This is a predicted structure of a 72-nucleotide RNA (transfer RNA) from a Thermoleophilaceae bacterium. Its mean pLDDT, the model's own confidence on a scale to 100, is 83. Its Rfam family is "tRNA". The family's RNA type in Rfam is transfer RNA. NCBI's taxonomy places the organism under Bacteria, Bacillati, Thermoleophilia, Thermoleophilales, Thermoleophilaceae.
């Protein structure tokens, strides 16, 4: 340099172009003599950047940047 894959919550991942969610994890309650384990509940996202498409983009087009695999 060229192709193909990926980037979303602290981690690992979901999400038919129509409210962005699980799951661990962390707070807090509950249960226990206490702990752990279970139960309940809360918080925590500019969806890698910057256009464009469109009534509407996590998602469809184009650039760029960071990771994987692959070919020179």
């Nucleotide at each position: 340099u060229c192709g193909g894959g990926g980037g979303u919550a602290g981690c690992u991942c979901a999400a038919u172009g129509g409210c962005a969610g699980a799951g661990c994890g962390a707070g807090g309650c509950g249960c226990u003599g206490u702990u752990a384990a279970c139960g309940c509940c809360u918080a925590g996202g500019u969806u890698g950047u910057g256009g464009g498409u469109u009534c509407g983009a996590g998602u469809c087009c184009c650039a760029c940047c960071c990771c994987c695999c692959g070919a020179g």